[in-house]
Context: one part of a larger RNA
This record gives sequence, C1' cells and structure tokens, in this order.
RNA sequence: AUGAACGUUGGCGGCGUGGAUUAGGCAUGCAAGUCGAGCGAGAACCAAAGAAGCUUGCUUCUGAGGGGACAGCGGCGAAAGGGAGAGUAACGCGUCGAUACGUACCUCGAGACCCGGGAUAGCGUUGGGAAACUGGCGGUAAUACCGGAUAAUGUCUUCGGACCAAAGGUGUGAUUCCGCCUUGAGAGCGGCCUGCGUCCUAUUAGGUUGUUGGCGGGGUAACGGCUCACCAAGCCAAAGAUGGGUACCGGGUGUGAGAGCAUGGCCCGGCUCACUGGGACUGAGACACUGCCCAGACACCUACGGGUGGCUGCAGUCGAGAAUCUUCCGCAAUGGACGAAAGUCUGACGGAGCGACGCCGCGUGCGGGAUGAAGGCCUUCGGGUUGUAAACCGCUGUCAGUUGGGAGGAAAUGCUAUGGGGUUCUCUCCAUAGUUUGACCAAUCUUCAGAGGAAGCGCAGGCUAAGUUCGUGCCAGCAGCCGCGGUAACACGAACUGCGCGAACGUUAUUC
Repeated sequence: AUGAACGUUGGCGGCGUGGAUUAGGCAUGCAAGUCGAGCGAGAACCAAAGAAGCUUGCUUCUGAGGGGACAGCGGCGAAAGGGAGAGUAACGCGUCGAUACGUACCUCGAGACCCGGGAUAGCGUUGGGAAACUGGCGGUAAUACCGGAUAAUGUCUUCGGACCAAAGGUGUGAUUCCGCCUUGAGAGCGGCCUGCGUCCUAUUAGGUUGUUGGCGGGGUAACGGCUCACCAAGCCAAAGAUGGGUACCGGGUGUGAGAGCAUGGCCCGGCUCACUGGGACUGAGACACUGCCCAGACACCUACGGGUGGCUGCAGUCGAGAAUCUUCCGCAAUGGACGAAAGUCUGACGGAGCGACGCCGCGUGCGGGAUGAAGGCCUUCGGGUUGUAAACCGCUGUCAGUUGGGAGGAAAUGCUAUGGGGUUCUCUCCAUAGUUUGACCAAUCUUCAGAGGAAGCGCAGGCUAAGUUCGUGCCAGCAGCCGCGGUAACACGAACUGCGCGAACGUUAUUC
C1' cells in the first nucleotide's frame, strides 16, 4: 500500500468503492425503439338524425360525424450506449510515419427533380397444424419496386465513344419550410501498410509447401499468395526462428531520494468476446450481445409429428468459494435514437438502499473539585497507587432526537403577447414580459429537552513505548526472530497497573 478476508468491538456524516473464484447454470421483470407531417386500412367507444317495438322514455336496428387501439407496408435507428477479459506474445497494443481505400447522419459549393408502369403486405374469403407457424383464391396504397427520358463537374475508355439519377410531404397558398437525386470539398470516423518498443523457457535447434518470389486470371472499398493456374526454389533462425508456458495492451497505480521493481481493480483510449464451433445475409458500417442459417452440448414445451431458449445488460437466484450489494425511484438534469414539433423510448445516466471495504471530518463533554472518599491492586504494614479520576458544584449544546421554514441543483425547450431584423415565407434570429418542468438531495436558519444516546482493541523479556502480584511447574501454553516454561516465570494464565492507536484495533495474504 490493497477491489481484500478473518477475529474482537462499533456513534454520526461526506466522497468513493463492492463477484478478484466457475467466460459455471439460470426462474421472473425490465434493458431499442420511434415517425400518422411517407402509405393504405381501421376495432372499441361517443353520437346528430331516422326506423321499428311499446311499458312515453327505454330497448333493438340503420347510422352522417367524431374517435383512434392492435396489426401491416415504408423510413431512420437497432454496428451506438451497456457488460466481460475467455482467447491473443500478435502490427494486438504504444509511439513515429505512410496511403493502393471507404464513409449514413453533419457543414459548405454547383446542378437536377421530366414521362410512365406492374406488383405486394395489411384486408376479405377458405384450408393445414397440439403448438410454433404455414398454404390457396380475390382485391388495394406509398417517400416500397421497376421501365423510359435527360447526362457532366461523375464512371469506364482502345480517346472514337459508351454508361449512370430522382419522391414526395405539410399547408388556403411553397422558388422560399421539411425531404429526394447527381457531383465536388470539408469535418469527424474507419480500413490497410511500415520503423521501433512489448514476459519466461535452449532440459524446445532447426522451422516452412501457398511456404518465398515471379507471370497471368479472379476477388476486395482498397495494396497484397488474399485466392487460383503455371514457372522458379526460395524464405525464417543463436541479435534465439519453431515449439512450450504465462498474459488483453496503454494512460496510469503502488513503492522508492532516484534508478528501478511490482501491477493494469474503479475512470479514460484501443483490442477481443457474446452458450460452443462454423457461415453468410441486410446495410454507409456487422460476419452483428438481447438479427438469420447449420452443427453440437445443455434446458424447457409437446397431441411424439415437431417446436422453443441463450443475463460476460440492470436487479435477482442456485452452485463453488475466505469473500463481494436492492428482483429500489426517476427520465427532473446530462447524453443518445426517432420525430417539423409536442413528445415517446432510454436498468446509459441521475439518484436512493446495503457493507467501517477505503479515505476524510465530527462527536462520545467543558471548568472547578481532597495531604486525596469507598472499592481494587501492591506493601518493608508506615504507606504507595488507581487519582482530579469519581462523588459534588457550576457551564455548554456539536452530532443524533424533536418543531417550523428553506437556497440551490432549472439552463433550456414548449406555449402566449409585444417589438425589431432577415426583399417575399407556412421559415428563422434577437430582445422583453408572462407561463411550464425536481426522481432525489437538503446546504443553512430555527423551536424544545437534557450530560443525557455514543469506546474499544492490541501490547508490556530484547528488537520495541510500557511491570508488579498470584496461579502453573518442560505441564498447560507462548512465539515475527532470538527464544520463554523442569517451584519465587517482568516471556504461559489471571488480576491490578502501564504503553500504543482509537470508531476502530489486531491477524493473515500479497507488492515495493
């Protein structure tokens, strides 16, 4: 010094921190949605009006209009955020460089937005199946899909030329707002390459066949044996190849005067993984934690035909372990996704709860009070000591308790009104006024009462601060090292006294 554990003890608060072992298995809930201002449709419910029945104010039917759930198509997001460290000794990481590359959203610039078409889900109807789910027929929409036109500042090029796009929405009203298409640049992010650095082992000395290089196809966003055919026989290695073991890496952290040594938990950056192994699809981006397919192990449902699942997200549970928390509150703040916005979602996050696990702060009272009570212990029996300690007298009111107030975390956003600017505008900016939003915390002030509710742990032979008596008798025991104990033990056990630290004190483990 510690992400600690154990023993004894334990008043309060602040800030941190808490599954280090089985990357063992998981019940339950939640953790990624959003947009109706892209699209078609539309249940419940309300209901003007009308009709019928009568019990004359109710029931049934039709139902303009309102209403908008669930589901569906489509867009964006779901590749972020969150978790873990299994693997990895590697261009994985760190650092200095390099370029054969990509980039949704965002910013700036230039241009374009023309004419058409056929489907499909939802829906209706009808089947199969225990379920999961899955067919047939009919019909419908779009910012879904397709064709044509236009075509350079784009792509390819044999330099002749060839090729490539689009979508609308809101609104009374769109050149103006929100979008769509092409292209150039930027920003940020990413891919790939390279020099150097990066643990132990030689009781591992040779390793390698796509291996090393070339030519030519293929592939990729992109260079490249990345892949394939052919040709050559290379390439690495004692400056340690290959093999084996161990291990995520860095910023940092601990220690130390430093050099160094050890370490990588929390926080930040990078990498890798997501039941185990493999694979691709979609997409700007994945070979994708809560997407898909296959195989496997495990678990669950089953009508035995077949299906379903993946907490190394937040809580929680079992197991193993010396050992590690609540199945909490809230989107008020910050941030993110979607949306024109209102807003919705957000176990990110903000908070609260539990644990002296750590650090820090505060308290458990203050002043007076005896040639010094009682009790305890020792005694040379005179006394000494505990000890101003207590009692007693006076005082104070921290913390906790109680009463009442209460700053701030809130800035923005939205709405309303007024005024001004941007040539026009449904857009936008600014100013002023009003209004709207706190899960949780409670600084601080204040009322009341009363010393009341709050001290232990280890040690006392030397190292090492602090000693006496009794018990025990190489026994019982102590011990970090030296060593104590066999009849006066300052070392064992107890008492008294003392020393050290103090809401802690010791022990164990580990690092310097």
RNAcentral holds the full RNA, with entries from ENA. Predicted 3D model of a 512-nucleotide part of an RNA (small-subunit ribosomal RNA, 5' domain) from an uncultured prokaryote. Model confidence (mean pLDDT): 84 of 100.